RNAcentral holds the sequence, with entries from ENA. Predicted 3D model of a 72-nucleotide RNA (transfer RNA) from a bacterium. It matches the Rfam family "tRNA". It is annotated as a transfer RNA. The prediction has a mean pLDDT of 83.

RNA sequence: GGCGCUAUCGUCUAGGGGUUAGGACGAGUGGUUCUCAGCCAUUAAACCGGGGUUCGAUUCCCCGUAGCGUCA
Numbered sequence: 001g002g003c004g005c006u007a008u009c010g011u012c013u014a015g016g017g018g019u020u021a022g023g024a025c026g027a028g029u030g031g032u033u034c035u036c037a038g039c040c041a042u043u044a045a046a047c048c049g050g051g052g053u054u055c056g057a058u059u060c061c062c063c064g065u066a067g068c069g070u071c072a
Stems, first nucleotide, its partner, number of pairs: 001071007010025004018055001027043006048064005
């Protein structure tokens, strides 16, 4: 350098055109407990960047960035 794949809460992930963007772990708050742990309830937290298509894009297309694989 060519080709292919991947990018969503702090972490792991679901969702592939109209979702309040869901779940687990973790974090905060409250309850339970003499305290801690555990358990229960509740809260906050995410679509890699830019452009295009579309009434509507996290989802489809293009370019880029980063990572992985492969060929040279």